Transfer RNA from an Acidobacteriota bacterium, 73 nucleotides, folded computationally. Lineage of the source: Bacteria > Pseudomonadati > Acidobacteriota. It matches the Rfam family "tRNA". Rfam classes the family as a transfer RNA. It was read from a public genome assembly. Its mean pLDDT, the model's own confidence on a scale to 100, is 82.
RNA sequence: GGGCGGCUAGCUCAGUUGGGAGAGCGCCACGUUCGCAACGUGGAGGUCGUGGGUUCGAUCCCCACGCCGUCCA
Numbered sequence: 001g002g003g004c005g006g007c008u009a010g011c012u013c014a015g016u017u018g019g020g021a022g023a024g025c026g027c028c029a030c031g032u033u034c035g036c037a038a039c040g041u042g043g044a045g046g047u048c049g050u051g052g053g054u055u056c057g058a059u060c061c062c063c064a065c066g067c068c069g070u071c072c073a
Base pairs, nucleotide, nucleotide: 001072002071003070004069005068006067007066010025011024012023013022019056027043028042029041030040031039049065050064051063052062053061
């Protein structure tokens, strides 16, 4: 320098006709317990890597860039 894959909640990751942003774990509160753990219920938490384009509408399609991984040179 080039090819491919990835970037979504604090962490690990889902997310296909383009229209609802989610799960597990963690965190907070409450319940249960003498207490802890476990369990149950509820809650907080997101510029969907950045910028631009297409579209009535973009996490999703297109372009550029950044970062991580991997392969080639």